Source information: FMN riboswitch aptamer (RFN element) from uncultured Odoribacter sp., 115 nucleotides, folded computationally. The sequence is in RNAcentral, with records from MGnify. The organism belongs to Odoribacter, within Bacteria. Model confidence (mean pLDDT): 86 of 100.
RNA sequence: UUCUUCGGGGCAGGGUGCAAUUCCCUACCGGCGGUGACAGCCCGCGACUCCCUCGGUGAGGGACUGAAUCGGUGGAACUCCGAUGCCGACGGUGAAAGUCCGGAUGAUAGAAGAA
Numbered sequence: 001u002u003c004u005u006c007g008g009g010g011c012a013g014g015g016u017g018c019a020a021u022u023c024c025c026u027a028c029c030g031g032c033g034g035u036g037a038c039a040g041c042c043c044g045c046g047a048c049u050c051c052c053u054c055g056g057u058g059a060g061g062g063a064c065u066g067a068a069u070c071g072g073u074g075g076a077a078c079u080c081c082g083a084u085g086c087c088g089a090c091g092g093u094g095a096a097a098g099u100c101c102g103g104a105u106g107a108u109a110g111a112a113g114a115a
Stems, first nucleotide, its partner, number of pairs: 001115006013025003027099002029088002031045004040086002049063006068084005090102003
């Protein structure tokens, strides 16, 4: 440098209602790299949406980009242990969605392997 493969999880139980996995109680889930030690909420990246440029079935650049504290152990932890808390694109829907359906048998951060 080229190619191949891989590359996101989650409403169980109950309430109201004609109708809700969308509301209410409760439950459940956590991409990738980094970091003195294991991270959804520390740093950075990706996904969604929007904009711009170019030689335009594509490539490059930009905007946007959520959320944590206290105590303990330790040489070292906002990462472990304990406690309490918080966050989650867009479109759809008989009724408002992190969890259902859809764009998506997609794309991508990246991981492994081969030449």